[in-house]
Context: one part of a larger RNA
RNA sequence: CUGGGCGUAAAGAGUUCGUAGGCGGUCGGGGUUAAUUAGGUGUGAAAUCCUUCGGCUUACCCGGAGAAUGGCAUCUAAUAUUACCCGACUUGAGUGCGUGAGAGGAAAGUGGAAUUGUAGGUGGAGCGGUGAAAUGCGUAGAUAUCUACAGGAACACCGGAGGCGAAGGCGACUGUCUGGUGCGCAACUGACGCUGAGGAACGAAAGCUAGGGGAUCAAACAGGAUUAGAUACCCUGGUAGUCCUAGCCGUAAACGAUGGAUACUAAUCGUGGGCAUCUUUUGAAAGUUGUCCGUGAUGUAGCUAACGCGUUAAGUAUCCCGCCUGGGGAGUACGGCCGCAAGGUUAAAACUC
Numbered sequence: 001c002u003g004g005g006c007g008u009a010a011a012g013a014g015u016u017c018g019u020a021g022g023c024g025g026u027c028g029g030g031g032u033u034a035a036u037u038a039g040g041u042g043u044g045a046a047a048u049c050c051u052u053c054g055g056c057u058u059a060c061c062c063g064g065a066g067a068a069u070g071g072c073a074u075c076u077a078a079u080a081u082u083a084c085c086c087g088a089c090u091u092g093a094g095u096g097c098g099u100g101a102g103a104g105g106a107a108a109g110u111g112g113a114a115u116u117g118u119a120g121g122u123g124g125a126g127c128g129g130u131g132a133a134a135u136g137c138g139u140a141g142a143u144a145u146c147u148a149c150a151g152g153a154a155c156a157c158c159g160g161a162g163g164c165g166a167a168g169g170c171g172a173c174u175g176u177c178u179g180g181u182g183c184g185c186a187a188c189u190g191a192c193g194c195u196g197a198g199g200a201a202c203g204a205a206a207g208c209u210a211g212g213g214g215a216u217c218a219a220a221c222a223g224g225a226u227u228a229g230a231u232a233c234c235c236u237g238g239u240a241g242u243c244c245u246a247g248c249c250g251u252a253a254a255c256g257a258u259g260g261a262u263a264c265u266a267a268u269c270g271u272g273g274g275c276a277u278c279u280u281u282u283g284a285a286a287g288u289u290g291u292c293c294g295u296g297a298u299g300u301a302g303c304u305a306a307c308g309c310g311u312u313a314a315g316u317a318u319c320c321c322g323c324c325u326g327g328g329g330a331g332u333a334c335g336g337c338c339g340c341a342a343g344g345u346u347a348a349a350a351c352u353c
């Protein structure tokens, strides 16, 4: 370079936005003829290679002729497709109007249960913990129980293969600010689209810096057990941390181990949100049928090494990006960039099987 691949064998970037670039709807519309197609002309040195004829007694070798030289330039013609210019369209995309659901986000306020602590009352010997114990707590009155107060963190039931979000993620209640999105109508714009190298933003937990906070839990640490030992598993304690504000870090089995977009391709059964329809009902509401959007189960064709996937594809196709190329060495060294650090990112080779 070409090829084959990426759910589990090596391989989809954690996610989104978006620059360059690549790709791109309809018209039997118009134009140009750049790509493209056809034909002509010129050139593409000779030798070599190939075909054929000939000369050395044959061959090697040599000579003649032809073909080839995939190319380039130029001229003429064609106009289906692509490109460019012009015009038009509405189904892609967007706007508008109506309506809906939701733990989507931010900052503020409020609430109850529970744990712990403090004060007081009752009470009087144990409590706690385990496989069994002990360390520990307790006559300076614990555990238990009642009342009050303090403080921090998390929000039982509802709760659901349920919902929302690009992903990470989001769950008490109230109002405020705010993003996305479904459905219905078809009024408006008229291809405005898809993807996206670089780039930017977001990004669990742990960790870091500064200042607060500190109830619970709990790395480290201490003690008690267990054990041959026990730097563990179990128990009693317990500091960082866990929480908040501001700023870093930029990684995860960041998983659907499955990049994004569009179109097409049997059925059946659930469930969430609309719309239309019919039926029941005083009503709230419940159900039928159809349809659009989401989320699950089974499964046909097809695919797959198998497992399995199967209209939410891993099926059939197109476009764009990322990535893989035997195991180890190694996601390491060196260098660059980023970071306060921890480290992250980019990323080899020798050697070896």
Base pairs, nucleotide, nucleotide: 003325004324005323006322007307008306012321014202015201016200017199021195022194023193025089026088027087029086030085031084032083034082035081036078037077038076039075040074041073042072043071050066051065052064053063054062055061092192093189094188095187096185097184098183099182100181104178105177106176108174109173110172111155116150117149118148119147120146121145122144126137127136163170164169207248208247209246210245211244212243217241221237222236223235224234259320260319261318262317263316264315267298268297269296270295271294272293273292274291275290276289278287279286280285302309303308326353327352328351335346336345337344338343
Predicted 3D model of a 353-nucleotide part of an RNA (small-subunit ribosomal RNA, central domain) from a metagenome. RNAcentral holds the full RNA, with entries from SILVA. The coordinates come from a structure-prediction model, not an experiment, and the mean pLDDT is 86. Its Rfam family is "Bacterial small subunit ribosomal RNA".